[in-house]
Molecule: transfer RNA
Organism: Ignavibacteria bacterium
Formats: sequence, C1' cells, structure tokens
RNA sequence: UGGGGCGUAGCCAAGCGGUACGGCAUCGGCCUUUGGCGCCGACACGCGGAGGUUCGAAUCCUCCCGCCCCAGCCA
Repeated sequence: UGGGGCGUAGCCAAGCGGUACGGCAUCGGCCUUUGGCGCCGACACGCGGAGGUUCGAAUCCUCCCGCCCCAGCCA
C1' cells in the first nucleotide's frame, strides 16, 4: 500500500430496512440467623465516528477511526 473480515450495555451475543432477543455482571425486592443458592423485578432514545438515501437505518451508500487475517513493498 492492496484485498477480506469484524466493531451492538461493564463482558459475551441475537437482530441484516418496520423502530434493539438472550446470558453473565450490576441494582432493588422476596426467601435466609448472616452470606451464598433460588425466585421476582429493573437495566441500550440507540448500535465505532461523521455525512447521505428513505415515510422509516444497527441493517443500504460514501468517507474516516480501531482491531484481526492474507498478500505486497522498503530496510
């Protein structure tokens, strides 16, 4: 430098045009002598950033950023 993949909560992760499943963690409650376990509830106004398309964008397009893989170049 070129090609490909990925980026969603504290962590993992589903969703791939119709408005964010789920698990762990965390917080509150119940239970318990206390803790743990168990049970119930809460937890994203927004998906790496900025633009664009659209009635509607995590999803499509453009540019940029970061990580990984492959190839190449210089030394």